Predicted 3D model of a 391-nucleotide RNA (Bacterial RNase P class A) from Pseudactinotalea sp. HY160. The gene name in the source record is rnpB.
[in-house]
RNA sequence: UGAGUCGACCAGGCGGUCGCGUCGCCCCGGCCUCGUGCCGGGGCGCCGAGGAACGUCCGGGCUCCACAGGGCAGAGCGGUGGGUAACACCCACCCGGGGUGACCCGCGGGACAGUGCCACAGAAAGGAAACAGCCACCGGUGCGUGCACCGGCGGUCAUGGUGAAAGGGUGGUGUAAGAGACCACCAGCGCACCGGGUGACCGGUGCGGCUAGGUAAACCCCGCUCGGAGCAAGAUCAGACAGGAAGCGCUCGUAGGCUGCCCGCCGAGCUUCCGGGUGGAUCGCUCGAGGUGCGCGGCAACGCGCAUCCUAGAUGGAUGACCGUCACCGCGGCCCACUCCGCGAGGAGCGGGCCGCGGGACAGAACCCGGCGUAUCGGUCGACUCAUCCG
Numbered sequence: 001u002g003a004g005u006c007g008a009c010c011a012g013g014c015g016g017u018c019g020c021g022u023c024g025c026c027c028c029g030g031c032c033u034c035g036u037g038c039c040g041g042g043g044c045g046c047c048g049a050g051g052a053a054c055g056u057c058c059g060g061g062c063u064c065c066a067c068a069g070g071g072c073a074g075a076g077c078g079g080u081g082g083g084u085a086a087c088a089c090c091c092a093c094c095c096g097g098g099g100u101g102a103c104c105c106g107c108g109g110g111a112c113a114g115u116g117c118c119a120c121a122g123a124a125a126g127g128a129a130a131c132a133g134c135c136a137c138c139g140g141u142g143c144g145u146g147c148a149c150c151g152g153c154g155g156u157c158a159u160g161g162u163g164a165a166a167g168g169g170u171g172g173u174g175u176a177a178g179a180g181a182c183c184a185c186c187a188g189c190g191c192a193c194c195g196g197g198u199g200a201c202c203g204g205u206g207c208g209g210c211u212a213g214g215u216a217a218a219c220c221c222c223g224c225u226c227g228g229a230g231c232a233a234g235a236u237c238a239g240a241c242a243g244g245a246a247g248c249g250c251u252c253g254u255a256g257g258c259u260g261c262c263c264g265c266c267g268a269g270c271u272u273c274c275g276g277g278u279g280g281a282u283c284g285c286u287c288g289a290g291g292u293g294c295g296c297g298g299c300a301a302c303g304c305g306c307a308u309c310c311u312a313g314a315u316g317g318a319u320g321a322c323c324g325u326c327a328c329c330g331c332g333g334c335c336c337a338c339u340c341c342g343c344g345a346g347g348a349g350c351g352g353g354c355c356g357c358g359g360g361a362c363a364g365a366a367c368c369c370g371g372c373g374u375a376u377c378g379g380u381c382g383a384c385u386c387a388u389c390c391g
Base pairs, nucleotide, nucleotide: 001387002386003385004384005383006382007381008380009379010378012326013325014324015323016322017321018320020048021047023045024044025043026042027041028040029039030038031037032035050362054373055372057371058370059369060368061367062230063229064228065227069263070262071261072260074226075225076224077223078222079093080092081091082090083089094108095106096105097104098103109221110220114219115218116215117214118213131160132159133156134155135154137152138151139150140149141148142147143146168186169185170184171183172182173181187211189208190207191206192205193204194203195202196201234283235282236281237280243274244273245272246271247270248269256266257265258264290309291308292307293306294305295304296303297302328359329358330357331356332355333354334353335352336351338349339348340347341346
């Protein structure tokens, strides 16, 4: 200098004008039960979205309901060791795959417990299979009398062809032709032992049958975990109304509840239809597994201690619009410097300055956190890798 990998951060700044929401203070008007009251209006001040507030896919807090027990279903998770309130998240490592490398990817238990499936092609798709080919034997025909062709009965997966995949690979022995049928080496599997590691696992030695494909995001098996519903949870206050009909049942245990089902237990009203009323306010509500800085422990995720900060709470739902200026990006024009090409006029590349025009994304709290996933105009910084050149 060029090409890349990983991580962190920003999400325009300043000023002016107009506007919106919560809260606090002040002023004006109205009302009454005369108060630090309520309602309406105005002024001033503080604060006022995000890295994803989003999707609502996981995990928790919180709230209510349920909670004597047993069984069956169902759902989720799945290498190992840690972190955490918890997780399907994060960190470190292992194994497998990709890359020259930094690094990236993996829904990563079990396919000798059993069952199912493997499109098309192909003879055969799994303890398989004889389509072509090869070989032996028998029969027939031909002649050049040991060959060719045809038919039959067998043997064979070494060869061809099909396929994503055809039941280890290479070489040899063997055979009519062949075959782990046998042998040597290699690969892989299982078992035993030794060494290292907390562990997943890694390295080595010996033995064995010669070899048993894939699929569990198919059923299934193994291990672990799991009550239900959600802030429209739930609580309080205020206000309104009108009941009627039908069905089931009241100890021979029905309805309903134990929020999937059964056993078992509890158990006095329940369900549907017609009609009527309300559809307001307050709390929950934001200080929390909270942010920032420093120190310590840990490879890290993270934990501990100290100091410091308070930072939206709406309920038809606020957080916006315009102007100026500065910075950034893109395009066009002019000028300047350098390098290269050309005899030259000039052309190309790269950098800088000025002027003009244009651009600024994705999106938006609604009980609160921790994650994951997805969207995003652009910009900044750091660490590392590879190639080339110079010293």

Of the family's consensus pairs, 94% are formed in the model.